The RNA shown here (small-subunit ribosomal RNA) has 1513 nucleotides and comes from a metagenome. The prediction has a mean pLDDT of 84. Its Rfam family is "Bacterial small subunit ribosomal RNA". Gene Ontology terms of the family: ribosome and structural constituent of ribosome.

RNA sequence: AGAAUUUGAUCUUGGUUCAGAUUGAAUGCUGACGGCGUGGAUGAGGCAUGCAAGUCGUACGAAGUUAUUAGAGCUUGCUCUAAUAAUUUAGUGGCGGAAGGGUUAGUAAUACAUGAGUAACCUGCCUUAAACAUCGGGAUAACAAGUGGAAACGCUUGCUAAUACUGAAUAAGGUGUACUUAAGGAUCUUAGGUAUAUCAAAGCGGGGGAUCUUCGGACCUUGCGGUUUAAGAGGGGCUCAUGGGAUAUCAGCUUGUUGGUGAGGUAAAAGCUCACCAAGGCUAAGACGUCUAGGCGGGUUGAGAGAUUGACCGCCAACACUGGGACUGAGACACUGCCCAGACUCCUACGGGAGGCUGCAGUCGAGAAUCAUUCGCAAUGGACGAAAGUCUGACGAUGCGACGCCGUGUGAGCGAUGAAGGCCUUAGGGUUGUAAGGCUCUUUCGCUUGGGAACAAGGGAUGCAUAUUAAUAGUGUGUAAACUUGAGGGUACCAGGUAAAGAAGCACCGGCUAACUCCGUGCCAGCAGCUGCGGUAAUACGGAGGGUGCAAGCAUUAAUCGGAUUUAUUGGGCGUAAAGGGCGUGUAGGCGGAGAAGAAAGUCAGAUGUGAAAGCCCAGAGCUUAACUCUGGAAUAGCAUUUGAAACUUCUUUUCUUGAGAUUAAGUGGGGGAAGCAGAAUUCCACAUGUAGCGGUGAAAUGCGUAGAUAUGUGGAAGAAUACCCGUGGCGAAAGCGGCUUCCUAACUUAUUUCUGACGCUGAGGCGCGAAAGCAAGGGGAGCGAACAGGAUUAGAUACCCUGGUAGUCCUUGCCGUAAACGAUGUAUACUUGAUGUAGCUGGAAUCAACCCCAGCUGUGUCGUAGCUAACGCGUUAAGUAUACCGCCUGGGGAGUACGCUCGCAAGGGUGAAACUCAAAAGAAUUGACGGGGGCCCGCACAAGCAGUGGAGCAUGUGGUUUAAUUCGAUGCAACGCGAAGAACCUUACCCAGAUUUGACAUUCAAAGGAUCGGUAUAGAGAUAUACUUUCCCUUAUGGGCCUUUGGACAGGUGCUGCAUGGCUGUCGUCAGCUCGUGCCGUGAGGUGUUGGGUUAAGUCCCGCAACGAGCGCAACCCUUAUCGUCAGUUGCCAACACGUAAUGGUGGGAACUCUGACGAGACUGCCUGGGUUAACCAGGAGGAAGGUGAGGAUGACGUCAAGUCAGCAUGGCCCUUAUAUCUGGGGCUACACACGUGCUACAAUGGUCGGUACAGAAGGCAGCGAAGCCGUGAGGUGGAGCAAAUCCCGAAAUCCGAUCUCAGUUCGAAUUGUAGUCUGCAACUCGACUACAUGAAGUUGGAAUUACUAGUAAUGGCGCGUCAGCAAUAGCGCCGUGAAUACGUUCCCGGGCCUUGUACACACCGCCCGUCACAUCAUGGAAGUUGGUUUUACCCGAAGUCACUGACUCAACCGCAAGGGGAGAGGUGCCUAAGGUAAGGCUGAUGACUGGGAUGAAGUCGUAACAAGGUA
Repeated sequence: AGAAUUUGAUCUUGGUUCAGAUUGAAUGCUGACGGCGUGGAUGAGGCAUGCAAGUCGUACGAAGUUAUUAGAGCUUGCUCUAAUAAUUUAGUGGCGGAAGGGUUAGUAAUACAUGAGUAACCUGCCUUAAACAUCGGGAUAACAAGUGGAAACGCUUGCUAAUACUGAAUAAGGUGUACUUAAGGAUCUUAGGUAUAUCAAAGCGGGGGAUCUUCGGACCUUGCGGUUUAAGAGGGGCUCAUGGGAUAUCAGCUUGUUGGUGAGGUAAAAGCUCACCAAGGCUAAGACGUCUAGGCGGGUUGAGAGAUUGACCGCCAACACUGGGACUGAGACACUGCCCAGACUCCUACGGGAGGCUGCAGUCGAGAAUCAUUCGCAAUGGACGAAAGUCUGACGAUGCGACGCCGUGUGAGCGAUGAAGGCCUUAGGGUUGUAAGGCUCUUUCGCUUGGGAACAAGGGAUGCAUAUUAAUAGUGUGUAAACUUGAGGGUACCAGGUAAAGAAGCACCGGCUAACUCCGUGCCAGCAGCUGCGGUAAUACGGAGGGUGCAAGCAUUAAUCGGAUUUAUUGGGCGUAAAGGGCGUGUAGGCGGAGAAGAAAGUCAGAUGUGAAAGCCCAGAGCUUAACUCUGGAAUAGCAUUUGAAACUUCUUUUCUUGAGAUUAAGUGGGGGAAGCAGAAUUCCACAUGUAGCGGUGAAAUGCGUAGAUAUGUGGAAGAAUACCCGUGGCGAAAGCGGCUUCCUAACUUAUUUCUGACGCUGAGGCGCGAAAGCAAGGGGAGCGAACAGGAUUAGAUACCCUGGUAGUCCUUGCCGUAAACGAUGUAUACUUGAUGUAGCUGGAAUCAACCCCAGCUGUGUCGUAGCUAACGCGUUAAGUAUACCGCCUGGGGAGUACGCUCGCAAGGGUGAAACUCAAAAGAAUUGACGGGGGCCCGCACAAGCAGUGGAGCAUGUGGUUUAAUUCGAUGCAACGCGAAGAACCUUACCCAGAUUUGACAUUCAAAGGAUCGGUAUAGAGAUAUACUUUCCCUUAUGGGCCUUUGGACAGGUGCUGCAUGGCUGUCGUCAGCUCGUGCCGUGAGGUGUUGGGUUAAGUCCCGCAACGAGCGCAACCCUUAUCGUCAGUUGCCAACACGUAAUGGUGGGAACUCUGACGAGACUGCCUGGGUUAACCAGGAGGAAGGUGAGGAUGACGUCAAGUCAGCAUGGCCCUUAUAUCUGGGGCUACACACGUGCUACAAUGGUCGGUACAGAAGGCAGCGAAGCCGUGAGGUGGAGCAAAUCCCGAAAUCCGAUCUCAGUUCGAAUUGUAGUCUGCAACUCGACUACAUGAAGUUGGAAUUACUAGUAAUGGCGCGUCAGCAAUAGCGCCGUGAAUACGUUCCCGGGCCUUGUACACACCGCCCGUCACAUCAUGGAAGUUGGUUUUACCCGAAGUCACUGACUCAACCGCAAGGGGAGAGGUGCCUAAGGUAAGGCUGAUGACUGGGAUGAAGUCGUAACAAGGUA
């Protein structure tokens, strides 16, 4: 510090997710040790049991125990009494139970934090100072007796003490009142003075010389305690300011409320309380309400700003079963006190009682989840005490839990035959891996044996010194000191011994993200944080091997911060991605021109106080280190006080004119409102002319018309709108505004003078305006025209088209308040290169005048610099650079929906969520593809022709059906006379039957053997089996070769996967395209080049151009063919010469010709004319055998179709292995209601038949071609000359000449069938071809539709070859003969190429995608209601209790001789009031028949709304 994820790819916007750190955690797997921390977060739910607050006998009486002494009794060792000492303690009394400990329910302020105030206050214990402590009195618990009750607990009578209670005295001092002095900021306060009134106290312990004594003591002294006062310290009470949650779908709240006067009350100010008076107080800077929540120091995270949090530790608050209340006290409205009410639990003798773990342990419950019913007061701290000491679940320790942090270990060195085993493998090897083993060493920790701390300070017999004192008592202090105090614990630590001995797991390995292979599985099982994996070769599932990371832990889940600049102060945006309010006016608010003076609120600087400790940071120290702890330092936002500064902002005063406004003059305009007028058109009405149609459409029909339409003419009526002018021209804030005239009214511009003097800008709420549609009332209604009706279209057509047509559109008045109200661009101001239109005004120049021209201002447009922008684009009319203010946005959907509130007559508008769901949604641009978008061009693509197919019969292939099997493959073009250039057996893969199992075939090992083959015979359908017979080679003499048998490795498979593959092939397409290097442009995908202007068959060539070049394609090079030449001359040829024949190159010979076949020539737009850009090129011409690639062939770019082929071959994987292999016989592939493709033959006279007759080319031939001759009607037979071939074999047919047939199912046509034959072959039944004779079907030119062909082509005629025993061949591949017609042209169909445009497509239109309905699931709204919670109001009842009043009853202290008084109390009454009750509301939760929409879900239904002009933009 970033990364993954939207796309075919790109940039941007934008969300989602990940990597980090952390936790009081939980869960899974695993687990050696130690230290330090930490541990009920949920039910503030209920609690058994034990403990957690007591202490003091030096306050008091009393009772006991023990010991000693004395006395008495006598039983002589016991009892009793008394005293002393020690000790125990129920009660009175004092102090403490208000601390410590727990928890976070409540509380949004009566709390907390920070800073102030208290001149409005209190303070036990403690410290300091001053002064006192005198004289009395009456009770009461304990106790005793009696008595009630189950108990808890009482009641009556009697006795007694005090540091309990109480009267009086005294007053340094306090307090009240009056007067007075000084100080202070103060209504007043503080300090002092005078007078007067008033207010205290308690003793206990130790010791003691003189004196006195009732012998108890008094008295003195000392320590502790007591009283009053003043101060301190520490602690509190009260008040103020500031700060820190959510919500406006909570907007108004408040009656003790706000203030005053008086009174009460408190420690103290105060409506704190009460009476009276006034009517105030709070609130948009958020009152009131609702929800949530203890606050802070701090913790976590972060670069920081922040965000989040408030466990442990510390400070504060609140609470103590729930609610209320007071008492006591210095302090409480009191956790282990009291009273009352309530719920709950327990005891009970049913009459009554008891209790409160949110103390420490522990238990139950609920929960994902949180420990021991331990030890000790040794330390620290606390309460009491004079002290010893007692108490202390505070605390110190230990235990449990890997809950966290920190530390240590599980060994170290050497060790290659790189062992074995595992895993992988290309079978060689690699890896695990120096890892192990082995050798050498060490012993932390553990175990064991022995030693062994610190934490201890104190306490204290006794001695000494000193202070006090009359005192060498006593006491205090200091000092010395015997003795003595440890829970943890024989712990930490140290040493000896022991043996590598006892100690490693968890997660992950597709990318993000470090780490890869095999097997299993087969969209199953499963994984998954995001993206996504899995459908037979899964680095993503499960296992294994290996690896990576961390490590006594590891991973997961949950949560917080970060990344996230994804709420943006630091630090974002709003033209199109989410986002500018429809427009104006204006309130609050925010901001605001220039000069000067002053102030000092903001601001800046210094100082002071505070900012607790702990924590964080720095330095050091202590535990072996670290964590941890200790010491010191630094730091600390802020707040408060104070002293200064005066630039800026602010405030006050004053001045100015440039902002703003006003004035004068001249103009501009569909600006607004009202009234009047005008013409054209439409429709209607009347009349007239006139006759059969009109109207409408793609085409029609509905409709109108013989009752006279349409058309034409004249006249009249009505309503609405204002052609041309009209213009990215004008005006207005926007909405909007268009005939002409008049009236009223607002605005703007220009020029120039004067005036005011910042009067300004923006603008939350508010107010006003606001298209169309719609609503209400009343008018009006020509045209148009939702709804509706009819006609068409259509599969349907509730649409598009047509004919009608109501609301409405128009006017008046009132509502509504929304629009893609758009420049999708808020308003205002300033600044920043330009060019060019246009409108208004002004000036200049010029002119007779005007126009043109120049300049300025104000509007309105286009292009464009810088700059900005994701890009598109914007660009002085900014989307540039800045300022001020307002509005708005924060992923898509749900949803502008629900609920609530509000506006509206309604329709609806404004405000405006959540659950749930997805990993995207979106913007701009790019490349393709596509379009019922556009442009250009090509092709037998159409057109023009010719011949066909489609109809018939047959052949052949396919589908289908059938079958035991009809083997398999090919399936739009690009399967279907295709694989198959030949299925009777074989082929053959299929079926039936019969056989074989190392196999029909290959290699190899081991063992046994010597043949195998061949021949004959038998059985059998054959394979095969059996029998007989026959029989080896080489050799170093061991053996080897060859063969057979047996066993093992293995063979074999036309079994599957062409979607695992190679190779080959088809197709687009012989279409002209497809790319690269460098450069340039762009953020980028990409573009440019390759586009453009011409041209071509061609990305062919030329020109131009930020491109310049190059490659694969095109063309050419290759083959055949057309002309000529040279060379050669047999098997081919024969002109001249010669010979010969009936005839023939037959012979000699020739090398001219033809031909053969090798090498050359030739054609290149080379030449001419014209056009064209002086180009490329095109048109015409000459010459030439051939002319513009002469004709034909071979040749097929990058790629597309998961195209075809595992059955040609090869091959991965899978499968079968007495069978899916192999052999044999027979059958099938040849079936046959049917459908399709490709062909042949025809339908006839351009013909058939018969007779005669001419002319080829190219092939093939020895298991072959086969002549002549002879036989047969013929197929053929016989025969065997010649030929391994320019030598031999091989009648061309159409044609031509003649004859005949005469338009008919025929002398056309030949299918079918019968009979008889021929040939091949082991074999022609299923199932061959051919021959002869006989038979003689359909068919008379073929519907819709559709195919090939542009010249030696189509059409037509025959010939040959391959395969092959034969043949299904009418097929395929070749050859030659005869030999046409037509092309105006590119509108249309099909296919293709280039450019451009739109796109929501990219699996690319066979695309994408919308809505209803049906089904399932989920969350949610409404709903008659039902049921909780909370809160308000009114009323009823009203415990305990304070206060007030009363108090006829009761009472020891004081006064009084007494009566009585004073005072106090019980009781009663009243106010207030908790709980409870009744009634009516508010808010909120749960639930609810039914119902609404929403979301999601591989294959449902109906249509096709959107994306292309999406077929009606």